[in-house]
RNA sequence: UCAGGCGGUUGGAUGGCCGCUGGCGGUUUCGGCCGCUGGAGGAAAGUCCGGGCUCCACGGAGACACGGUGCCGGGUAACGCCCGGCGGGGGCGACCCCAGGGAAAGUGCCACAGAAAGCAAACCGCCCGCCCGCUUCGGCUGGCAGGCAAGGGUGAAAGGGUGCGGUAAGAGCGCACCGCGCGGACGGUAACGGACGCGGCACGGUAAACCCCACCGGGAGCAAGACCAAAUAGGGAUGGCCGGUCGCGCCGCGAGGCGGCGGCAGAUGGGUUUUCGCAUCGUCAUCCGGGUAGGUCGCGCGAGGCGGUCGGUAACGAUCGUCCCAGAGGAAUGGCCAUACAGGUGCUCACGCACUGGACAGAACCCGGCUUACAGACCGCCUGAUCCC
Numbered sequence: 001u002c003a004g005g006c007g008g009u010u011g012g013a014u015g016g017c018c019g020c021u022g023g024c025g026g027u028u029u030c031g032g033c034c035g036c037u038g039g040a041g042g043a044a045a046g047u048c049c050g051g052g053c054u055c056c057a058c059g060g061a062g063a064c065a066c067g068g069u070g071c072c073g074g075g076u077a078a079c080g081c082c083c084g085g086c087g088g089g090g091g092c093g094a095c096c097c098c099a100g101g102g103a104a105a106g107u108g109c110c111a112c113a114g115a116a117a118g119c120a121a122a123c124c125g126c127c128c129g130c131c132c133g134c135u136u137c138g139g140c141u142g143g144c145a146g147g148c149a150a151g152g153g154u155g156a157a158a159g160g161g162u163g164c165g166g167u168a169a170g171a172g173c174g175c176a177c178c179g180c181g182c183g184g185a186c187g188g189u190a191a192c193g194g195a196c197g198c199g200g201c202a203c204g205g206u207a208a209a210c211c212c213c214a215c216c217g218g219g220a221g222c223a224a225g226a227c228c229a230a231a232u233a234g235g236g237a238u239g240g241c242c243g244g245u246c247g248c249g250c251c252g253c254g255a256g257g258c259g260g261c262g263g264c265a266g267a268u269g270g271g272u273u274u275u276c277g278c279a280u281c282g283u284c285a286u287c288c289g290g291g292u293a294g295g296u297c298g299c300g301c302g303a304g305g306c307g308g309u310c311g312g313u314a315a316c317g318a319u320c321g322u323c324c325c326a327g328a329g330g331a332a333u334g335g336c337c338a339u340a341c342a343g344g345u346g347c348u349c350a351c352g353c354a355c356u357g358g359a360c361a362g363a364a365c366c367c368g369g370c371u372u373a374c375a376g377a378c379c380g381c382c383u384g385a386u387c388c389c
Stems, first nucleotide, its partner, number of pairs: 001385010013339006020039008041360001045371002048369005053221004066217005071085005086100001087098004101212002106210002108206003123152002125148003129144003133140002160178006179201001180199004186193002225297004235288007242259001244264005249258003266281004304323008341358001343356005
């Protein structure tokens, strides 16, 4: 210098003017007004995990069902998150990726292709023997009966791999190395590891298939939930006034009582009137309770931010100091102007000039994570290549 890997910070600046909104103070004719001060994010997003909080359910514990998680150790309030390891895979490397328990408990599945796909298999092929034919006597073609799993071919996968020996041809048939399995020691908290010995090799793959094992899990969510509470309508209680009749019902031992219900009659209303049909039918006062509109709380001191010290490889923990940091609610956090600064486009040989212009996105109960979106700028550590000293 170029090409990369990992981690982190920032993501517009300054000033002026006009607005919106929380808090505090002052003032008020109670409508407001004035002053000071606070006012979006790293993701406020997706709502995917884990909690706080609230209500509901529930005697404790266990079992079953269902759902989730799944190498080991640690961190944490907790987690499916984070840190450090282990194993496997990728990269020259820094480093990156992995739902990574169990397939000798059982069941299922393994498409297509292929001869054969699970107590597997002979299509091409290789080899021995016999028979027929041909022969240049070396053999060759065909058939029959066997042997083989080396070579070819199919497949994601064909019952270890390479080499030597061996054989009619072959084969863990034998041997060496690698792989695999088993064993007891050793190292490690563990996952696991490197040796050693034994075994010719059995036990194909698949559990984001059922299943088995271990651990975890009650449900719903701030429109949770709590409080105050108007008008109108409806419900209840008490009292006053007024009031036909019949039946039923209720209360009472009974005489009796009850506007509790229903029918008829009646009254009122508007339709010109009659018939007829429709609608309404005690009234007044006081009180009580439920719900709605509306209002208040929940709602901003918290697993809190920043800095130091100590412990720890780290995640993180302990401790000291310091700070108070949005709470709206049809929903504020905005708009305009100026000045320079990155960036982009055009013109110019160039200096420069003109125009443009600031990523993704925006709280709604809160917190810890994950995931997703993000123009650009900056910082640190590391790797590889090349050059120079």

A computed fold for a 389-nucleotide RNA from Nisaea sp., annotated as Bacterial RNase P class A. It was read from a public genome assembly, where an Rfam model found it. Of the family's consensus pairs, 95% are formed in the model. The source organism's lineage runs through Bacteria, Pseudomonadota, Alphaproteobacteria, Rhodospirillales and Nisaea. The prediction has a mean pLDDT of 76. Its Rfam family is "Bacterial RNase P class A". Gene Ontology terms of the family: ribonuclease P activity, dimeric ribonuclease P complex and tRNA processing. By type it is a ribozyme.